Predicted 3D model of a 1504-nucleotide RNA (small-subunit ribosomal RNA) from a Candidatus Uhrbacteria bacterium. The RNAcentral record of the sequence draws on ENA and SILVA. The coordinates come from a structure-prediction model, not an experiment, and the mean pLDDT is 84.
C1' cells in the first nucleotide's frame, strides 16, 4: 500500500418525551427428553442419573520343533491266555499320526472400561538427565566346555460335606544349582592429557589388581541361549510458564527448611534414618474450605470472548472398600496373591466362594438411552518353525427420525368456476385446476430373473485347489399398476398469516406487552391463510443478541458509583542532555506446536449429498541462533526548569494555655409600691396581700461574646470570633543564593474527626429531651401554654457517625474574556494617604469555545489530556442475617442468599392541582330591597303502600322537568274477557263478491257475534282497479342496551378562550406565535417583540323599543291636522373641545342631541368536558318475543290522584303601608267569539245582532290607585283551609276522580332555628290583563302584556365560580389524586432456636492383620521377636447438612380494621445523624443540609 473476509434489532417504566436501567423475544447449538404424527434409504450416534446390585453365557491364551509321562489309531516284529480253527481278548516294543493334565517358556502391564479421586508435574507448551532402565525387533563384536542334586506329572497312604490338603517313594528338561574359560564388561588403585592461582573440573586413553557367562530343540536347514556395544520404540525422574471459584478461610509449617553420614531405587532427591543448625512459605493470596480428570478438540461469536470436554486421539487416575508386597524387562497388576472391612451365595455349621467401570443381558434408580445376534472373511494383537489356535479389540447385522444428508407420496390438462362448507353489504364472494373427468409417467412399491467388489493369502514341486459373517445385500433387468405414503404449529403486536360464531373478568390463553365484565382478528370451535415438511412443536441447557462486567469497549454533581479529612508503607507512575547493555520491544532463521478435527486451494471414491481417502498451505504459542537501539528498562557520570532549603517582608475567629471586659439573665438581701402578673388565636394550669408584676441599689452565679461583620478571613476537613499575654503549626509575595528528581498517587496502616451518646469527677444562669399539667381535637401518646430532670459547661477517657454536601478524590499541564472582593509586591503619581495601571495569590457573579440526557459546568471545569488511588453493575429483601474485627454499652467496620417484583429511576415538557404568589373579572361578597326555611293548601319527588300504584330523570346540570291539561281515550300499568296474515304496509297464490254506505233488533259490561232493513236493473266475455274471505311470504312489540349509534338538548358560559399554515428554537415531547407594558365588556385595540399572517369565537351585519323625516291610510271623526298602524329614510362615529397618556391605543370631564361612550333588550352558544340527558318525540346496529296462541292487537272496570313520613318548587296569609262598603280614573299584548234585551243573589240560563275581524265580540277594557265612611290591635270585620247544606255548567259517563256557584262553618297561622335564594333601572317589589294546551278542568304551573315604581354599591380583605401569568408537585382516573405504617386473616422463602440426627477432615492416646525392613535361632524349610501400619475403639473439638417446640422480622395477597406521617408551605418545611418517648404511621431534643414554598433587606449580575 492493495486485496478478500467482517458487527441489523424489536417489545416494555410516562399524559407524552429524552436518558439511565433491567425484563423478554427474534438465531445458532445439543449424547436429549416430552407432546403429535410417521413411507424409504444412506452414515453416524444411543445410561449424562445409582464409581449402585448382579442370574447366565462368553472377553488370554498360546507352545508337544523345551520336558517326562499318560492315552488313542495305523503299520512291522516277537510274545502270552482262551479256542480245533477262524479269531478275540491282553500286555510288550518299534515306527508314523492324532490328542494333552502336569514341569517347563513366552503373553498375561497390551487390547476393552469408567469418570470414583486428584487443583497436582495430575494435565499442556518447552527445555533438561553429565542422575537413569529397557522384554520381544534390528545392526555389530565374541561366546556356547563340564558336572551334580531336586520338584510336579506318576504310584502308595491318610484328612475333609466341599473347597481343597498332607506325609512316604521313582523322574525328565530350553527348570535348578556347582566348577571351568573371559576379548568385551563391572568395581578398587595409579600414570598421562586439557582448562584453571589453588581448590578442582572436564573429556578421553594407558597399565595393575579383584570379579562374573550359556541351552538346546529341530531337521538338514534354521529356531533359540551367553556376555558386550549401537540403534529404535517404550518407561522413569527434573525444570521454567501455563492451569476454577472463596479473604464471610490470614497466617501455615517439627521431616518442617538445610547439612553431614549411613540406608534405599534403575536413578537425584527427607525418599528413609540418626544428629547437628533454625530454618522454609506467604498479601504476586501460603493455609484451610467448595468444584473438578487434563488437553487435542466443540458451541457460539465480527472478532476479543464467553460456555463445553458426549463420541474420536494423547496422558493421568481407578479396578466392591481399604492396606500390603511378591513375580517379572515391565505391577504395587479390572478377569494374579495375601489381610481386614462390607454385601452376596453354599455349607454336613467345622468351614468354604464371589467381584461386569470387558460384551451381551437383568434388576434398582430415572424426564431417558440398544441384541443375553453374526464371524474371525478382513484390519490388528498374543504365542507357535509353522500349519493354526485364541481375540465380545475388531468387522457386521439387529433396535430407536437420537442427529446430519438424500429420495418420494405423481405429472400435464380440465369451468368465469359442479357439489359440499364458509362469509356476505344477498348482488355475490372464497376453498378453487383444486375435485371429478381425460391423457401420461414409474423414482419408490409389489413380483420374478440375474448378481457382487471387498482375497492380501493358504495348501501343493508343478499343474492345480481352497477361503467371505455381512449376503441372495448393493447393483442390474423385466412385468404389474397412481398404485403403498402428510403431518405439526402459527394467524392482537413484537412476527409471516383473518372471517364467522359460541362464551361473557366465567371457561380460558399467555415468551414479553396483554386479552376475556354481550359485537372478543387475543379463550373455544370452525372457514381460510402463513411457516416448515416426515417431520413440527415444547422443555432444559450454552453463546448471541448483552458495549449488561466494557482489553477491544461503560461508568461515578443530581440516575447505580469520589472512603469525612489528611499523612505514609508495599505498589504503580515519573523532567532534561549523554555514554554502556540489550531485558521488554522490532526484524530474520531454525526447531517445535502427535494424529485426526477445522480454514484455504485442488482432487478422487460411494448415482448425489452427508460421508469418507489421498496431497499442499497458512496461522497462534513456547525454545534456540543472527541483528536492530527510537523508546522503557538497569548501570555509569551530569544538568536545573519540578521539589526541598535559606534570606527579607507580611494578612489571618488557624490551634493551646492563662488571664480579662462590659451587656443581658437568674438568685439574694434591702428601699418605694399596690392588686394584679404572667401567657395565648382565645385560654388555662402557674406566680401573687406571707406583697408579686414594676422601680431603685448592692452583692453572687454560670453560660454566651450584641455593634464592628462582609459575598470577607484562617484551617486539610470536622471547625474557628469580647479583650490581652505567653507558646505555637501552615499560607502568601519579593530578589537572590544553597541540593541536584530527593517528585505525584497511595492497597493495608496511622493520627485528626460536628452534633448527640457512654464512664468518672466537678459545675449548673439560661435552654431544654425524658416526665407533669393546662389547652386544642372525634381522639391529640402532638404541634400552642405553665414548670422541667438527663444533658448542654469544665478535666480527663471512650466512641468514630452526619444531607461529615461543591451530595464534583488527588496531582500536573493546555485551552477567550467581563467584573467585583480579599492579601502582597512594583510602576507612576503624592508632604502622605485614596485613585490609576501591572504581577502573583485566593474567593464570588456572568458568560466564548467545548462538554452534558437534560438541568446546567464553563481557567476555582462537569472542556481537553496525562498519572495513582477509592466506588457503581435493575427495584425490594438491606446496609439487614450469618460469621469475624472493634467498642463498658449505644453500636460501628466488612457484607449475602432464599424469595419478590416488571419495572425503580434521573431531566425537562404539557395540563391539573395547592389551607403558593401576583393580576383581572362576575349580584361572587359587601350595600340595599324582597323572599325561601315556621303554618294550610297546591303540584312534582322519595318513601311505604297495592292486583297495578306504567315509564324516564338523582350535586350544581332532578324534583309544577318529559306533561303546553291523566274522569272514559290518552295509557306504555292491573284484572277479567276476547282476537291470530292480525288495529297497521307490501307482495304472491286460490276460488268469490259486484257496489259503496247507512240503520235497526237480540244476547253480552264491550269488544265481538247474530238477525233484519235501507240502498243497489240482469246476464256473458275480456283488461284494470275495489272488497271481504282462506294459504303463505310477513306484520306487530312504549320489549333490552343512550356504555354500539344518529339527531336533538343541558352545563362550564356570552366566560374570552380555542386551533392551524409557514417561519425560528429545542435531540425531543413541546415552546414562540397567543409572554411584556397601556387599554378594553372582550385574543377590544396600541406600542414593542423570531415572528409573520390566518380560521373559529369576541365585535358588527338581523330583529324589537326609544327620536325626526316622508310616503300611505282600512279604522276612528262630520271632516283635515295630528295621535296610531303600516313602509321606507335619517341618526351616534368618541364625530368635536378641554385635560390625562407614549405624540397611539384609550380615558376623565364638556358642549350639541331624543338617544353617549356596546342607548336598552333579543336572537346567535368556539375547542371541548361531564361514556352528562334522551332507544318512551323520531330514526337506527345487535338481541329478545311471536305456529297454538303471545312482551302483538280489540274491550270493560280499576290504577297512574292510593299516605305513619321526608325533601323540593309555588300560592294564600299572619294584618292598620291593612280589611270591609260605596262613589271615580287610567292599560297593552292577545284569541276568535259571541253584544242588546229578559230571567236568576249567583255560577249560569233564554237570546240571537254584530264579525273570516284596528271595525263585531271576549271586554264595564283591569287592579294596585285616588276620594268619602267603618272596623282600632284583637286569632279580630285578619286569616281562609275544613266540613255540611243548596245549586249551575262540560261530557255517553263527575262514585273512585272534575270545575264554578250561594249560604253556612271558621283551622293552622301574630313573620318563622341552622341555614339559603333573587335582583343593579322602568330592574326589584306590588297590581292586575291575555293566551297556548283544553269538551270540561285539579293552572296557585308556563307563556307574554302593560300599570304603579324604588333602595344601595365606600370597594374587592373574605365566600363562590372564571381568566391571564408564574412557583410547587412523588398528582395525569389528574387533590373526590397519591400514599405510610401497626393490628387482623392466608401463602411463602430464609435466617435464630432448648436441642435431637447424619456426613466429612483431621488431631491426641490404645489395639493392631497381612507384608517388607531389622535382630536373634536354625544346614534348610521355617520359627521368635522388633520398628511401621489398614482397619477398629476411646476423648475433646473443628465443619458441612438434615429436622426442631417457640419467638422475631420480611415478602406476597379486588374490594378488613386504626389513624394521615409523605407528595403543594401537604396544612408543625422536609431530610441525614444521634438519644428518649409512643398503638401505628411518628413526636420531641441537639447538631448539620438545601434536595424548602412565600416575602422582604443587602449584594452581584443582565439590559437600558
Nucleotide at each position: 500500500u492493495c486485496u478478500u473476509c467482517u458487527g441489523a434489532g424489536a417489545g416494555u417504566u410516562u399524559g407524552a418525551u429524552c436518558c439511565u436501567g433491567g425484563c423478554u423475544c427474534a438465531g445458532g447449538a445439543u449424547g436429549a427428553a416430552c407432546g403429535u404424527u410417521g413411507g424409504c434409504g444412506g452414515c453416524g450416534u444411543g445410561u449424562c442419573u445409582a464409581a449402585g446390585g448382579c442370574a447366565u453365557g462368553c472377553a488370554a491364551g498360546u507352545c508337544g520343533a523345551g520336558c517326562g509321562g499318560u492315552u488313542c489309531c495305523a503299520u512291522g516284529c516277537a510274545u502270552u491266555u482262551c479256542g480245533c480253527a477262524a479269531g478275540a481278548a491282553g500286555a510288550g516294543u518299534a515306527u508314523g499320526g492324532g490328542a494333552u493334565a502336569g514341569c517347563g517358556g513366552c503373553a498375561a502391564a497390551c487390547g476393552g472400561g469408567u469418570g470414583c479421586g486428584u487443583a497436582a508435574c495430575a494435565c499442556c507448551u518447552u527445555g533438561a538427565u553429565a542422575a537413569c532402565c529397557u522384554a520381544c525387533c534390528u545392526c555389530g563384536a565374541g561366546g556356547u566346555c563340564g558336572u551334580g542334586a531336586a520338584c510336579a506329572a506318576c504310584u502308595c497312604c491318610g484328612c475333609g460335606a466341599a473347597a481343597g490338603c498332607g506325609g512316604g517313594g521313582c523322574u525328565a528338561a530350553u527348570a535348578c544349582a556347582c566348577g571351568a574359560u573371559g576379548g568385551c564388561c563391572a568395581a578398587g588403585g595409579g600414570g598421562g592429557g586439557c582448562c584453571g592461582a589453588a581448590a578442582g573440573g572436564c573429556a578421553u586413553u594407558c597399565c595393575c589388581u579383584u570379579g562374573u557367562a550359556a541351552a538346546g530343540a529341530u531337521u538338514u536347514u534354521u529356531c533359540g541361549c551367553c556376555u558386550c556395544g549401537a540403534g529404535a520404540g517404550g518407561g522413569a525422574u527434573c525444570u521454567a510458564g501455563g492451569u476454577c471459584c472463596u479473604a464471610u478461610c490470614a497466617g501455615c509449617u517439627a521431616g518442617u527448611u538445610g547439612g553431614u553420614g549411613a540406608g534405599g531405587u534403575a536413578a537425584u532427591g527427607g525418599c528413609c534414618c540418626a544428629c547437628c543448625a533454625a530454618g522454609g512459605c506467604u498479601a504476586u493470596g501460603a493455609c484451610g474450605g467448595g468444584u473438578a480428570g487434563g488437553g487435542g478438540g466443540c458451541g457460539u461469536g465480527a472478532g476479543a470472548g464467553c460456555g463445553u470436554g458426549u463420541u474420536c486421539c494423547c496422558c493421568a487416575a481407578c479396578a466392591a472398600u481399604g492396606g500390603u508386597a511378591c513375580u517379572g524387562c515391565g505391577a504395587c497388576a479390572c478377569g494374579g496373591a495375601c489381610c481386614a472391612u462390607a454385601c452376596u451365595u453354599c455349607u454336613a455349621c467345622g468351614g468354604a466362594a464371589g467381584g461386569c467401570a470387558g460384551c451381551a443381558g437383568u434388576c434398582g434408580a430415572g424426564a431417558a438411552u440398544a441384541u443375553u445376534c453374526g464371524a474371525c472373511a478382513a484390519u490388528g494383537g498374543g504365542c507357535g518353525a509353522a500349519a493354526g489356535c485364541c481375540u465380545g479389540a475388531u468387522c457386521g447385522a439387529g433396535c430407536g427420525a437420537c442427529g446430519c444428508c438424500g429420495c418420494g407420496u405423481g405429472c400435464u390438462u380440465g369451468a368465469a368456476g359442479a357439489a359440499g362448507c364458509c362469509c356476505u353489504u344477498c348482488g355475490g364472494g372464497g376453498u378453487g385446476u383444486a375435485a371429478a373427468g381425460a391423457g401420461c409417467u414409474u423414482u419408490u412399491c409389489u413380483c420374478a430373473g440375474g448378481g457382487a467388489u471387498g482375497a492380501a493369502c493358504c495348501c501343493g514341486c508343478a499343474a492345480g485347489g481352497g477361503u467371505g459373517a455381512c449376503a441372495g445385500u448393493a447393483c442390474c433387468u423385466g412385468a404389474g399398476g397412481a398404485a403403498u405414503a402428510a403431518g405439526a404449529g402459527g394467524g392482537u403486536c413484537c412476527u409471516a398469516a383473518u372471517u364467522c360464531u359460541g362464551u361473557g373478568c366465567c371457561a380460558g390463553c399467555a415468551g414479553g406487552a396483554g386479552c376475556g365484565g354481550u359485537a372478543a382478528u387475543a379463550c373455544a370451535g370452525a372457514a381460510c391463510c402463513c411457516u416448515c415438511g416426515a417431520g413440527c412443536g415444547u422443555u432444559a441447557u450454552c453463546c448471541g443478541g448483552a458495549u449488561u462486567u466494557a482489553c477491544u469497549g461503560g461508568g461515578c454533581g443530581u440516575a447505580a458509583a469520589g472512603c469525612g479529612u489528611c499523612c505514609g508503607u508495599a505498589g504503580g507512575u515519573g523532567g532534561u542532555a549523554a555514554g554502556a547493555u540489550a531485558a521488554g520491544u522490532c526484524u530474520u532463521c531454525g526447531g517445535u506446536u502427535a494424529a485426526a478435527c477445522a480454514c484455504u486451494c485442488a482432487u478422487g471414491g460411494c448415482u448425489u449429498a452427508a460421508c469418507c481417502a489421498a496431497g499442499a498451505g497458512g496461522a497462534u504459542g513456547c525454545c534456540g541462533g543472527g541483528g536492530a537501539u527510537a523508546c522503557u528498562a538497569u548501570c555509569u557520570a551530569a544538568c536545573u526548569u519540578g521539589a526541598g532549603g535559606g534570606c527579607a517582608c507580611u494578612a489571618g475567629a488557624g490551634g493551646c494555655u492563662g488571664a480579662u471586659a462590659g451587656a443581658a439573665c437568674g438568685g439574694u438581701c434591702g428601699g418605694u409600691g399596690u392588686a394584679g402578673g404572667g401567657g395565648u388565636g382565645a385560654a388555662a394550669u402557674c406566680c401573687g396581700u406571707u406583697g408579686a408584676u414594676a422601680u431603685c441599689g448592692a452583692c453572687c452565679g454560670g453560660a454566651a461574646u450584641a455593634c464592628c461583620a462582609a459575598a470577607a478571613g484562617c484551617g486539610a476537613a470536622g471547625g474557628c470570633a469580647u479583650u490581652c499575654a505567653g507558646c505555637u503549626g501552615g499560607g502568601g509575595u519579593g530578589a537572590c543564593c544553597c541540593u541536584g528528581a530527593c517528585a505525584c498517587u497511595g492497597a493495608g496502616g496511622g493520627a485528626c474527626g460536628a452534633a448527640a451518646g457512654c464512664g468518672u469527677g466537678g459545675g449548673g444562669a439560661g435552654c431544654a429531651a425524658a416526665a407533669a399539667g393546662g389547652a386544642u381535637u372525634a381522639g391529640a401518646u402532638a404541634c400552642c401554654c405553665u414548670u422541667g430532670u438527663a444533658g448542654u459547661c469544665c478535666a480527663c477517657g471512650c466512641u468514630g457517625u452526619a444531607a461529615a454536601c461543591g451530595a464534583u478524590g488527588a496531582a500536573c499541564a493546555c485551552u477567550g474574556g467581563c467584573u467585583a472582593u480579599c492579601u502582597g509586591a512594583a510602576g507612576u503619581g503624592u508632604c502622605g494617604a485614596c485613585c490609576c495601571u501591572u504581577c502573583a495569590g485566593g474567593u464570588g457573579g456572568c458568560g466564548a469555545a467545548g462538554c452534558u440526557a437534560a438541568c446546567g459546568c464553563g481557567u476555582u471545569a462537569a472542556g481537553u489530556g496525562u498519572u495513582c488511588c477509592g466506588c457503581c453493575u435493575g427495584g425490594g429483601a438491606a446496609g439487614u442475617a450469618c460469621g469475624g474485627c472493634c467498642g463498658c454499652a449505644a453500636g460501628g467496620c466488612u457484607a449475602a442468599a432464599a424469595c419478590u417484583c416488571a419495572a425503580a429511576g434521573a431531566a425537562a415538557u404539557a395540563g391539573a392541582c395547592g389551607g403558593g404568589g401576583c393580576c383581572u373579572c362576575a349580584c361572587a361578597c359587601a350595600a340595599g330591597c324582597g323572599g325561601u326555611g315556621g303554618a294550610u293548601c297546591a303540584u312534582g319527588u322519595g318513601g311505604c303502600u297495592c292486583a297495578a300504584u306504567u315509564c324516564g330523570a338523582c350535586a350544581a346540570c332532578a324534583a309544577a322537568c318529559g306533561a303546553g291539561g291523566a274522569a272514559c281515550c290518552u295509557u306504555a300499568c292491573c284484572a277479567g274477557g276476547g282476537c291470530u296474515u292480525g288495529a297497521c304496509a307490501u307482495c304472491u297464490c286460490g276460488g268469490c263478491g259486484a257496489a259503496a254506505u247507512c240503520c235497526c233488533g237480540c244476547a253480552g259490561a264491550a269488544a265481538c257475534g247474530c238477525g233484519g232493513g235501507a240502498c243497489c236493473c240482469c246476464c256473458a266475455c275480456a283488461a284494470g282497479g275495489c272488497g271481504a274471505c282462506g294459504a303463505g311470504a310477513c306484520a306487530g312489540g312504549u320489549g333490552c342496551u343512550g356504555c354500539a349509534u344518529g339527531g336533538u338538548u343541558g352545563u362550564c358560559g356570552u366566560c374570552a378562550g380555542c386551533a392551524u399554515g409557514u417561519g425560528c428554537c429545542g435531540u425531543g415531547a413541546g415552546g414562540c406565535g397567543c409572554g411584556c407594558c397601556c387599554u378594553u365588556a372582550a385574543a377590544u385595540g396600541g406600542g414593542g417583540u423570531a415572528a409573520c399572517a390566518u380560521g373559529c369565537g369576541c365585535a358588527a351585519c338581523c330583529c324589537u323599543c326609544a327620536u325626526c323625516c316622508u310616503g300611505u291610510g282600512u279604522u276612528u271623526u262630520a271632516u283635515a291636522u295630528g295621535u296610531c298602524a303600516c313602509a321606507g329614510g335619517a341618526a351616534a362615529c368618541u364625530g368635536c373641545c378641554c385635560g390625562a397618556g407614549a405624540u397611539a391605543a384609550u380615558u376623565g370631564g364638556g358642549a350639541g342631541g331624543a338617544a353617549g361612550g356596546u342607548g336598552a333588550g333579543g336572537a346567535u352558544g368556539a375547542c371541548g368536558c361531564c361514556a352528562a340527558a334522551u332507544c318512551a318525540g323520531c330514526a337506527u346496529g345487535g338481541c329478545c318475543c311471536u305456529c297454538u296462541g303471545a312482551c302483538g292487537c280489540c274491550c270493560u272496570g280499576g290504577g297512574c290522584c292510593g299516605c305513619a313520613c321526608a325533601c323540593a318548587u309555588g300560592a294564600u296569609a299572619c294584618a292598620a303601608u291593612g280589611g270591609a262598603g260605596c262613589c271615580g280614573a287610567c292599560a297593552a299584548u292577545g284569541g276568535g267569539c259571541g253584544a242588546a234585551g229578559c230571567c236568576g243573589c249567583a255560577a249560569g240560563g233564554c237570546g240571537g245582532a254584530g264579525g273570516u275581524a284596528a271595525u263585531c265580540c271576549c271586554a264595564u277594557c283591569a287592579a294596585a290607585c285616588g276620594g268619602c265612611c267603618c272596623c282600632u290591635u284583637a286569632g279580630u270585620u285578619c286569616g281562609g283551609a275544613u266540613u255540611g247544606a243548596g245549586g249551575g255548567c262540560u261530557g255517553c259517563a263527575a262514585c273512585u276522580c272534575g270545575c264554578c256557584c250561594u249560604c253556612a262553618u271558621g283551622a293552622a297561622g301574630u313573620u318563622g332555628g341552622a341555614a339559603u335564594c333573587g335582583c343593579u333601572a322602568g330592574u326589584a317589589a306590588u297590581c292586575g290583563c291575555c293566551a297556548a294546551u283544553c269538551a270540561g278542568c285539579c293552572a296557585c304551573g308556563u307563556g307574554g302584556c302593560g300599570a304603579u315604581g324604588a333602595a344601595u354599591a365606600u370597594g374587592u380583605u373574605c365566600c363562590u365560580g372564571a381568566g391571564g401569568c408564574u412557583u410547587g408537585u412523588a398528582c395525569u382516573c389528574a387533590c373526590c389524586g397519591c400514599c405510610c405504617g401497626u393490628c387482623a386473616c392466608g401463602u411463602c422463602a430464609a435466617g435464630c432456636g432448648a436441642g435431637c440426627u447424619g456426613g466429612g477432615a483431621a488431631u491426641a492416646c490404645c489395639c493392631a492383620a497381612a507384608g517388607u525392613c531389622c535382630u536373634c535361632c536354625g544346614c534348610a524349610a521355617g520359627g521368635a521377636g522388633g520398628c511401621c501400619u489398614a482397619a477398629g475403639g476411646u476423648a475433646g473439638g473443628c465443619u458441612c447438612a438434615g429436622u426442631g417446640a417457640g419467638a422475631g422480622g420480611g415478602a406476597c395477597g379486588a374490594a378488613g380494621u386504626c389513624g394521615u406521617a409523605a407528595c403543594a408551605a401537604g396544612g408543625c418545611a422536609c431530610g441525614a445523624g444521634u438519644a428518649g418517648g409512643g398503638g401505628a404511621a411518628c413526636c420531641u431534643g441537639c447538631c448539620c443540609g438545601u434536595g424548602g414554598a412565600u416575602c422582604a433587606u443587602c449584594u452581584c449580575c443582565u439590559u437600558u